A computed fold for a 475-nucleotide part of an RNA from Nannocystis sp., annotated as small-subunit ribosomal RNA, 3' major domain.
Context: one part of a larger RNA
RNA sequence: UGACGGGGGCCCGCACAAGCGGUGGAGCAUGUGGUUUAAUUCGACGCAACGCGCAGAACCUUACCUGGGUUAAAUCCGCCGGAACCUGGCUGAAAGGCUGGGGUGCCCUUCGGGGAAUCGGUGAGAAGGUGCUGCAUGGCUGUCGUCAGCUCGUGUCGUGAGAUGUUGGGUUAAGUCCCGCAACGAGCGCAACCCCUAUCGUCAGUUGCCAGAAUUCAGUUGGGAACUCUGACGAGACUGCCGGCCAAAACCGGAGGAAGGUGGGGAUGACGUCAAGUCCUCAUGGCCCUUAUGCCCAGGGCUACACACGUGCUACAAUGGCUGGUACAAAGAGCUGCGAACCUGCGAAGGUGAGCCAAUCUCAAAAAACCAGUCUCAGUUCGGAUUGCAGUCUGCAACUCGACUGCAUGAAGCUGGAAUCGCUAGUAAUCGGAGAUCAGCACGCUCCGGUGAAUACGUUCCCGGGCCUUGUACA
Numbered sequence: 001u002g003a004c005g006g007g008g009g010c011c012c013g014c015a016c017a018a019g020c021g022g023u024g025g026a027g028c029a030u031g032u033g034g035u036u037u038a039a040u041u042c043g044a045c046g047c048a049a050c051g052c053g054c055a056g057a058a059c060c061u062u063a064c065c066u067g068g069g070u071u072a073a074a075u076c077c078g079c080c081g082g083a084a085c086c087u088g089g090c091u092g093a094a095a096g097g098c099u100g101g102g103g104u105g106c107c108c109u110u111c112g113g114g115g116a117a118u119c120g121g122u123g124a125g126a127a128g129g130u131g132c133u134g135c136a137u138g139g140c141u142g143u144c145g146u147c148a149g150c151u152c153g154u155g156u157c158g159u160g161a162g163a164u165g166u167u168g169g170g171u172u173a174a175g176u177c178c179c180g181c182a183a184c185g186a187g188c189g190c191a192a193c194c195c196c197u198a199u200c201g202u203c204a205g206u207u208g209c210c211a212g213a214a215u216u217c218a219g220u221u222g223g224g225a226a227c228u229c230u231g232a233c234g235a236g237a238c239u240g241c242c243g244g245c246c247a248a249a250a251c252c253g254g255a256g257g258a259a260g261g262u263g264g265g266g267a268u269g270a271c272g273u274c275a276a277g278u279c280c281u282c283a284u285g286g287c288c289c290u291u292a293u294g295c296c297c298a299g300g301g302c303u304a305c306a307c308a309c310g311u312g313c314u315a316c317a318a319u320g321g322c323u324g325g326u327a328c329a330a331a332g333a334g335c336u337g338c339g340a341a342c343c344u345g346c347g348a349a350g351g352u353g354a355g356c357c358a359a360u361c362u363c364a365a366a367a368a369a370c371c372a373g374u375c376u377c378a379g380u381u382c383g384g385a386u387u388g389c390a391g392u393c394u395g396c397a398a399c400u401c402g403a404c405u406g407c408a409u410g411a412a413g414c415u416g417g418a419a420u421c422g423c424u425a426g427u428a429a430u431c432g433g434a435g436a437u438c439a440g441c442a443c444g445c446u447c448c449g450g451u452g453a454a455u456a457c458g459u460u461c462c463c464g465g466g467c468c469u470u471g472u473a474c475a
Base pairs, nucleotide, nucleotide: 001475002474003472004471005470007469008468009467010466011465012464013463015459016458019423020422021421022420023419026314027313028312029311030310031309032308033307034305035304042053043052064300065299066298067297068296069295070294077123078122079121080120081119085102086101087100088099089098090097091096106115107114108113128289129288131287132286133285137283138282139278140277141276142274144272149188150187151186152185153184154183155164156163157162168179169178170177194266195265196264197263199235200234201233202232203231204230205229209224210223213221214220238260241254242253243252244251316416320375321374322373323372324371325370326369332363333362334361337356338355342351343350344349382413387408388407389406390405391404392403393402429451430450431449432448433447434446435445
């Protein structure tokens, strides 16, 4: 100087408390451990591994296993042959192997041939490796933590390591600002500058809008530029004003205002820590393989199952289930695409195919909600696992191993032990919509809106963190 203390003081955080909803019990989905296996590829392991890499394993992916095959695919150079290219047969699971047929272009030409481009064979060099080492590395990332800290120059103090500044008194979300002070300044962080959102104005008016007119009742038509909306530019919030308090900074209350003291949200992550993670994104040192640890192919596996754990979904019902009817979104996507209307089918879907490169057309029905009816507390008209049969769709192909539909079946489950998680407001809870990946496949992920709470006395305690101080046989 740090680190540590079941030392002290001050302060903060959904850290506790106060509340609301879960997990832990059930079934299923998914990841992991374990076990099994020819293989169940590999990585990730407290927080910070375990719906993680994987924004989508039937083949492919694929790195694994079994079997079959191959010895060189890219580039360059030398030699030989044929332009290229198109298309058969046999064999094989395929990869591949064997063997035919058609066909000649462009430039130069002494008509013999030569050349460019491309293909095949061959020789040489050279490739290739998701093989090892993340404890040799770059790059990227997680975490402490969006915590308020981390440092430097000069000066001063100290033999020195170092100290001072950065401590102190106030204050703040903040090393934020003020005052004081052997310090005076400065840098990286904080804040602001960026984006979205909340209010208003100006400009613009189609595909969007409709106050007044018409109407076949459809923004449909004429028309309008008011309103909504769209999207570009501006305005607006600064403790600016008033009062209190005060040394100042600040703080408290108020007015006006759409918004008030960082308005709400996002992006943004200092010096560093964890030899944290990644050699399987990529790059790369070293080591290793080179008729194989490379490459191609078929099938299998990654989907196994006594069990254990994590994360979710669906429930156990009446604030509910079922049937019928009536409303109201936002944000997205669409040409190998979205696919209306009509017809067929109980349905998944099929047939036909309008329109749309989309403020125009389509996906598209929003759902919870509301209205009416029914069920009457029961393992039930709750719950839907499991299984049987019959189908639909995608795809070369759904046996291992897809999703969905119909009929039948109708399991566990009556609110969950010890323990444990999330959340402070348009949040939790609850309800649906869309997208990426994608032929197909979503209970996952990422966005979007609808309905919409309760509680916070307080900081004694648990956890994590910041500052000062104290002890130390630790570095």
Record summary
RNAcentral holds the full RNA, with entries from ENA and SILVA. It matches the Rfam family "Bacterial small subunit ribosomal RNA". NCBI's taxonomy places the organism under Bacteria, Myxococcota, Polyangia, Nannocystaceae, Nannocystis. Its mean pLDDT, the model's own confidence on a scale to 100, is 83.